Background
RNAcentral holds the sequence, with entries from ENA. The RNA shown here (small-subunit ribosomal RNA) has 1452 nucleotides and comes from an uncultured prokaryote.
RNA sequence: AUUGAACGCUGGCGGCAUGCUUAACACAUGCAAGUCGAACGGUAACAGGCCUUCGGGCGCUGACGAGUGGCGGACGGGUGCGUAACGCGUAGGAAUCUGCCUAAUAGUGGGGGAUAACCCGGGGAAACUCGGGCUAAUACCGCAUACGCUCUACGGAGGAAAGCGGGGGAUCUUCGGGCCUCGCGCUAUUAGAUGAGCCUGCGUCCGAUUAGCUAGUUGGCGGGGUAAAGGCCCACCAAGGCGACGAUCGGUAGCUGGUCUGAGAGGACGAUCAGCCACACUGGGACUGAGACACGGCCCAGACUCCUACGGGAGGCAGCAGUGGGGAAUAUUGGACAAUGGGCGCAAGCCUGAUCCAGCCAUGCCGCGUGUGUGAUGAAGGCUCUAGGGUUGUAAAGCACUUUAAGUUGGGAGGAAAGGUUGAAGUUUAAUACCAAACAGGAUUGACGUUACCUACAGAAGAAGCACCGGCUAACUCCGUGCCAGCAGCCGCGGUAAUACGGGGGGUGCAAGCGUUAAUCGGAAUUACUGGGCGUAAAGCGCGCGUAGGUGGUUAGAUAAGUUGGAUGUGAAAGCCCCGGGCUUAACCUGGGAACUGCAUUCAAAACUGUCUAGCUAGAGUACGAGAGAGGAGGAUGGAAUUUCCGGUGUAGCGGUGAAAUGCGUAGAGAUCGGAAGGAACACCAGUGGCGAAGGCGAUUCUCUGGACCACAACUGACGCUGAGGCACGAAAGCGUGGGGAGCAAACAGGAUUAGAUACCCUGGUAGUCCACGCCCUAAACGAUGGAUACUUUGUGGUGCGUGUCGACCCCUGCGCUGCAGGAGCUAACGCAUUAAGUAUCCCGCCUGGGGAGUACGGUCGCAAGGCUGAAACUCAAAGGAAUUGACGGGGGCCCGCACAAGCGGUGGAGCAUGUGGUUUAAUUCGAACCAACGCGCAGAACCUUACCUGGGCUUGAACUGUAGUCGACUUGCCAGAGAUGGAUUGGUGCCUUCGGGAACUGAGUGACAGGUGCUGCAUGGCUGUCGUCAGCUCGAGUCGUGAGAUGUUGGGUAAAGUCCCGUAACGAGCGCAACCCCUAUCCUUAGUUGCCAGCGCGUAAUGGCGGGGGGUCUGGAGACUGCCGGUGAUAAACCGGAGGAAGGUGGGGACGACGUCAAGUCAUCAUGGCCCUUAUGAGUAGGGCUACAUACGUGCUACAAUUGUCGGUACAGAGGGUUGCCAAGCCGCGAGGUGGAGCUAAUCCCAGAAAGCCGAUCGUAGUCCGGAUUGGAGUCUGCAACUCGACUCCAUGAAGUCGGAAUCGCUAGUAAUCGCGGAUCAGCAUGCCGCGGUGAAUACGUUCCCGGGCCUUGUACACACCGCCCGUCACACCAUGGGAGUGGGUUGCACCAGAAGUAGGUAGCUUAACCUUCGGGAGGGCGCUUACCACGGUGUGGUUCAUGACUGGGG
Repeated sequence: AUUGAACGCUGGCGGCAUGCUUAACACAUGCAAGUCGAACGGUAACAGGCCUUCGGGCGCUGACGAGUGGCGGACGGGUGCGUAACGCGUAGGAAUCUGCCUAAUAGUGGGGGAUAACCCGGGGAAACUCGGGCUAAUACCGCAUACGCUCUACGGAGGAAAGCGGGGGAUCUUCGGGCCUCGCGCUAUUAGAUGAGCCUGCGUCCGAUUAGCUAGUUGGCGGGGUAAAGGCCCACCAAGGCGACGAUCGGUAGCUGGUCUGAGAGGACGAUCAGCCACACUGGGACUGAGACACGGCCCAGACUCCUACGGGAGGCAGCAGUGGGGAAUAUUGGACAAUGGGCGCAAGCCUGAUCCAGCCAUGCCGCGUGUGUGAUGAAGGCUCUAGGGUUGUAAAGCACUUUAAGUUGGGAGGAAAGGUUGAAGUUUAAUACCAAACAGGAUUGACGUUACCUACAGAAGAAGCACCGGCUAACUCCGUGCCAGCAGCCGCGGUAAUACGGGGGGUGCAAGCGUUAAUCGGAAUUACUGGGCGUAAAGCGCGCGUAGGUGGUUAGAUAAGUUGGAUGUGAAAGCCCCGGGCUUAACCUGGGAACUGCAUUCAAAACUGUCUAGCUAGAGUACGAGAGAGGAGGAUGGAAUUUCCGGUGUAGCGGUGAAAUGCGUAGAGAUCGGAAGGAACACCAGUGGCGAAGGCGAUUCUCUGGACCACAACUGACGCUGAGGCACGAAAGCGUGGGGAGCAAACAGGAUUAGAUACCCUGGUAGUCCACGCCCUAAACGAUGGAUACUUUGUGGUGCGUGUCGACCCCUGCGCUGCAGGAGCUAACGCAUUAAGUAUCCCGCCUGGGGAGUACGGUCGCAAGGCUGAAACUCAAAGGAAUUGACGGGGGCCCGCACAAGCGGUGGAGCAUGUGGUUUAAUUCGAACCAACGCGCAGAACCUUACCUGGGCUUGAACUGUAGUCGACUUGCCAGAGAUGGAUUGGUGCCUUCGGGAACUGAGUGACAGGUGCUGCAUGGCUGUCGUCAGCUCGAGUCGUGAGAUGUUGGGUAAAGUCCCGUAACGAGCGCAACCCCUAUCCUUAGUUGCCAGCGCGUAAUGGCGGGGGGUCUGGAGACUGCCGGUGAUAAACCGGAGGAAGGUGGGGACGACGUCAAGUCAUCAUGGCCCUUAUGAGUAGGGCUACAUACGUGCUACAAUUGUCGGUACAGAGGGUUGCCAAGCCGCGAGGUGGAGCUAAUCCCAGAAAGCCGAUCGUAGUCCGGAUUGGAGUCUGCAACUCGACUCCAUGAAGUCGGAAUCGCUAGUAAUCGCGGAUCAGCAUGCCGCGGUGAAUACGUUCCCGGGCCUUGUACACACCGCCCGUCACACCAUGGGAGUGGGUUGCACCAGAAGUAGGUAGCUUAACCUUCGGGAGGGCGCUUACCACGGUGUGGUUCAUGACUGGGG
């Protein structure tokens, strides 16, 4: 785009079309083929007339039932079963027939016998039928005639007919008529037209898993038969005919003009309309006829239905309506012959479900309408919202108009021409009859039809839906739902913010329709003729020889099959296209043209192809000559090695592995020497070397033999190329028979490895490997690249032969083979590139999404194994190629890091502290979960905190904003209560002011609202962790690539660093690195108090206490940059060493964290969307809980002791904090502490004694003079309050623990370790955290390994990226399919039986009007019988196909 459509929702009108696609299933009822009295005998019914004895009679007239006869029922109408065929289409042909029609010629004479109807009688339920009698014809039969006709022996012979009607002058009459004439009819023949039959070329679906078929088969001679040629049929003779250009068989199917689609070529279809064919319940058969083997005819058989009196009969809607059934689905038991056409008839006319109309259905196409203009307070309502608004929306309402169509009223064409009637020219005729009739007149004929059309009336009046809105694809929001319900054409949506589900609002598209489903073509170059491919995506046969076929060098001539052009015929009409015309337009109808790309005939041309003839030598081949080679077959020979055997020497192991063991060996192995046997394979040479078609071929030599190459140019003269089938060869393994068997070695055995190990490793070991003969016929049989020929830039190797030059090699050059690199070109890219995957020609093979499956079935080959050929159902939306970026690798290279190593000290074991899991509980609030949760949020839970639990109370609320209104706020003590709270009570007249008022506060009230540590960190902001202080992450424009992308950023160095240098299709830039900032190490200038006191003084028991002093501290500056020198390096960057310097190569430390990753963490800091609660999930109160405790883990503290503990003495910091505070001296207490009150808002005073250390003393390896848990007692302090549940002190007690399994952590220098001090939080409460200083090490060979990271490279089937992906069995459920003892259908072959009706032949049992007769009979016919053919049916045996089947196989 389309449809004979169907379904869902909806539905105003008209025009024009279409309407059982399924059950060729069965059919009730009505109708669909009759007509003619001008063929006939007649008169059942009707009308008229006449007669009548009123009972009736008369065919007299119009007419006419039934019957005889004629013509028509072979057309028209229906359907598509069958048919793969001369059925259809197209173009031709010769051996034919043709009623009615046209034209022509001739004729139409004379007889005969019957028979329906009718009457009488009989049988039967009926259908129907029998007997007797009468009768007519255009019914039937002879006779006569015969131009032409047929047959012929060429002499001849044979063969027709029918009358009817109208009119009529003369004449005749039996009064019927004869006769004449006209018309119709009849007979014979010829020609035409029309129709039909037959034959032929070409075209006409799929299957080769259908390859052979055929006996009347193919042909001939002779007959028969037919309208007609012919094996159409028969007898005889011959053995043919068809087939790979697809016979036969199977499946499917009516064919065509055309229809739909498509740019076309094609593809699909074959409704309506038209042509042809076939069929008429199924099968068979003939009759009649011009025509049939006959839809509404006959006979027979069968199935089915109906009637029946059971004896018998009837029927055939695939005609029009209609019914049932089937189905997703397809209409009225209508009107009319008015028109067109058909049948009959002289005609009027009759018949006509053909046809014309109407009815039903949105089934399709086309047209029209459902209003138009105006109208902003942008109404109300709806929806939404950031609460302002926006949108529906000029839409509505309102106002002003219009009236198509529908409705009502009135009018009103065309389809009508004929026919008939009246008049009538002319024709015919003897005729002014008759018949017929141009022309003219008037009357008449319409189913549709209440037509089309026109007019009037009224009133916006009665007339809009459907689908869609994630992308493709035009159109977006709210609510509900919460991987549910559902959607979906593909991708896919839905798991609590769904533009995708459902609803609402809004929008988009089409519109009396809109969607869905089904189907066809297109897009699809996705079967490729136009117009594809085959190295890696599917696809080159393993390789050759060669048949058919295809294709083919060069010259000349001939021919004209192909080819090209012209002409003629045909290519039906309709349709398509173009130009016109008619319906108001269109659809539709109609006129003309073009076209129908085809076929046939004919004329011409001769280039090309073909064919024929005659040549040529460039292709191909042959001969002569030479060399190369693992080419093949057979024979002979050889040495090295392994193994075994024999002998000698000799002794304890050998062998094997990652390590072992099995195994061999004291019965003498292994080792070594000598000898023998036997089999197999041929080291070095050896080479991207050679040969061969491929498989393949490797010691030497002999015989036989194939091919290629080179040189020469003698011969043949296109002999060529390819190659469906066919034939030969064809690694390894395997099979058969017979040998052989050293080594190796499937199977097998043992030992190991392992979770297991039917493996990898080891020790053995049989088939086999070897030979001969015969099979098998497959490989990643690979260059994953079929063969042949020609052409097309280069460079460089190897090898064979020849040439030039040569002593030789090298070198130059020609031909052949064989490699590498790379250009144009090609390619999706990779890559190929004169050995093409380039450019062309020829031939063959093969491919058409993945899986199922190279499977099943069938066939064929094979001894078998199995090979070749080779599907489908079902299932998926991919499978695949090449390349890209990442990620990953028990891949590679380079490099780094307390990563390992080297060290030091820990953790893991103990007790305790603390956090977590778990458990428990009324509650043990919540969060954090590998590193990167677990001394984390918590810089400090007794109440508070507090979010949890229990109990008892509150509801505009504890706190906020505003509203109206009230009142001082505030405060004292008392009672009840656990308190919140409740009750009563005491004091109290506030602040500012411009004097108007204002602000704040209090309790009570109202409705807005407050409130939430309720949920979602996977809706978010902000903040943070982590990779990682790792060196990376990117951009601009340029270049390369079809593209993803690449380049830059890679490479060579160097560095802590993408740091720097050099190179470079790259050039620059940004965020990161570094630096700039802070602390610290050295020095310097100035200033000096609360700081300092070295030096100079004074003074004290002592102290910077004092005079003074600026030396040191502090504040502010300087200093370091590879700056200098030498070496290395590339003359660079830089590195190494040195000097100087307090410090040397970022001096040490800190702050600082790129692009991003982890849906990392946090809604419980805060903020915030959405959801949820609102006398509660809010607020307040008391008590409890967060502190529980069989247990597990993390982080710590203290230890286990002697470098220690205890006791005594004694020395030296830094950085901090302090007024609700730090608190001195002094005094009291063993002590915690108390008392005390000086000083200090701090360089001034205080906390504040630093400790390890040092000097002594003691202890002596023990559960201790270690260790301090636990417990008892007594206290101190803070605080409303230490019971649950604080810290500390003293006395007493004195647990585990003797250095810690597997495993694991930190640290590279002022570091680890060790020692103490301070601070935040804080009333009180650190073993935690954050800081400070004191003492102060060891080790680093190095980068193999573990972990993490960076760069380059490589492989990848990964991309939520290796915690990836993914294979097979098994279990359960489902689906389709193969096998299967069989079973049941369909169809078909062969053999046989059987044989209705019918036709043909035979026969003479019976019978017989016309003709003949010698009257006896005969001719001819009929019935019967029989033969042949044959339908149905039957039996047997095969083929094929479908369905089904216990069980079973694999597949999805």
Its mean pLDDT, the model's own confidence on a scale to 100, is 84.